[in-house]
Context: one part of a larger RNA
RNA sequence: CGUUGGAGCAUUGAGGGGAGCCUUCCAUAGUACGAGAGGACCUGGAAGGAUGUACCUCUGGUCUACCAGUUCUUCUACCAAGGGGAUACGCUGGGUAGCCAUGUACAGAGUGGAGAACUGCUGAAAGCAUCUAAGUAGGAAGCCCACCCCAAGAUGAGUGCUCCCCUAGAGGUCACGGCAAGAGAAGCCGUUUGAUAGGUAGCAGGUGGAAGGCUAGCAAUGGUUGCAGCCGAGCUACACUAAUAGACCCAUCGAG
Numbered sequence: 001c002g003u004u005g006g007a008g009c010a011u012u013g014a015g016g017g018g019a020g021c022c023u024u025c026c027a028u029a030g031u032a033c034g035a036g037a038g039g040a041c042c043u044g045g046a047a048g049g050a051u052g053u054a055c056c057u058c059u060g061g062u063c064u065a066c067c068a069g070u071u072c073u074u075c076u077a078c079c080a081a082g083g084g085g086a087u088a089c090g091c092u093g094g095g096u097a098g099c100c101a102u103g104u105a106c107a108g109a110g111u112g113g114a115g116a117a118c119u120g121c122u123g124a125a126a127g128c129a130u131c132u133a134a135g136u137a138g139g140a141a142g143c144c145c146a147c148c149c150c151a152a153g154a155u156g157a158g159u160g161c162u163c164c165c166c167u168a169g170a171g172g173u174c175a176c177g178g179c180a181a182g183a184g185a186a187g188c189c190g191u192u193u194g195a196u197a198g199g200u201a202g203c204a205g206g207u208g209g210a211a212g213g214c215u216a217g218c219a220a221u222g223g224u225u226g227c228a229g230c231c232g233a234g235c236u237a238c239a240c241u242a243a244u245a246g247a248c249c250c251a252u253c254g255a256g
Stems, first nucleotide, its partner, number of pairs: 001153001005164007015150004021049007033038001051107005059101004066094005071086006112144002118138004165254001171249004175191005196242003199238005205231003212225005
């Protein structure tokens, strides 16, 4: 921009994409078959591999400043306690949310149709024979459907419901606070009739026992106060801060 007034929501499915895998074991059955050795079709059941999708409860990984330890150095006058630098965490031990797989869940099930090679039945032309000429039955991980996803720019632009139309205006855009959405744009949520973000409080969770004091020891150091102190992303609550103030587009009942 179109879809022939403008919108919101819900849909149909033309069409397109994805998937489609494999192995072992058990029973049938040591049966059919076979002199024996060996050893089935069919059918039912159970495990598993690889792959794919989603997710983070569990198991783990990461978690660049969340916690602790620690070395050298510099600064806070000094002690103690700390800040900075040592990598684009100094090094080390852990680690929430998030992201992830090695973790968890699920999937390739079932049914049908047409049919390839091929195998048939009946059967003439051609008194026979012949799967074929008329007719007719089977037959592949393949084809169509079925399963999952997208889908009316399907210009063949579909369908349903509701709302709005000179004014109390449906709806949308900007603006502002944001996001499990994102490179941006887009998308989605919220904007005081508010829990959207920050903050604060509580909780979860992490680290692992802060500083100061007291105390034991000559001291290094230990004990106690005290599952302490500190804490990014998680959960809940509370308007304390900021979502203010607002602006714009669009319809006069549809021949453009």